RNA sequence: UAACCAUCCCGAGCGGCCGAGAGAUCUGGCUCUACGACGCCGCAGCAACCACCUACGGACUACCCUCCGCAGGCCGGUGCUACCGCCAGGAACGAUGGAGA
Numbered sequence: 001u002a003a004c005c006a007u008c009c010c011g012a013g014c015g016g017c018c019g020a021g022a023g024a025u026c027u028g029g030c031u032c033u034a035c036g037a038c039g040c041c042g043c044a045g046c047a048a049c050c051a052c053c054u055a056c057g058g059a060c061u062a063c064c065c066u067c068c069g070c071a072g073g074c075c076g077g078u079g080c081u082a083c084c085g086c087c088a089g090g091a092a093c094g095a096u097g098g099a100g101a
Base pairs, nucleotide, nucleotide: 001101004098005097006096007095008094013043014042015041016040017039021032022031023030025090026089027088028087029086044081045080046079049077050076052073053072054071056069057068058067059066085093
C1' cells in the first nucleotide's frame, strides 16, 4: 500500500501542556467548547480482538502432545474511555483488531 475476515446502541476520567475551533466528508439538525474544547503527554480505568493461564467438552490417539469449541481469569501486544462512526439523508468511505501478501 491494496485486498480478506470480525466489530463499530455495553463499559470506562483525572492531571499537565497547548490555545480555537471540535464531533471524518456534503446538506440539514443536535451537541461540546476561553469555567479551555479538539489535540499531545502522563497516570488511572474499561474491555476482552490477539497472546497467555485454568476448568470442562469434543476430534485424533494406546497415552501424552496437538487441534477445535466453550466458560472464567488476565500483570503481556493493541485498542478504547461525550453524544449509536452524535442523528437524518447522499455518495463514497473511515476506525480498530486479526490472519496473510
Predicted 3D model of a 101-nucleotide RNA (SAM riboswitch aptamer (S box leader)) from Glutamicibacter arilaitensis. Its Rfam family is "SAM riboswitch aptamer (S box leader)". From the family's description: The SAM riboswitch is found upstream of a number of genes which code for proteins involved in methionine or cysteine biosynthesis in Gram-positive bacteria. The source organism's lineage runs through Bacteria, Bacillati, Actinomycetota, Micrococcaceae and Glutamicibacter. The coordinates come from a structure-prediction model, not an experiment, and the mean pLDDT is 84.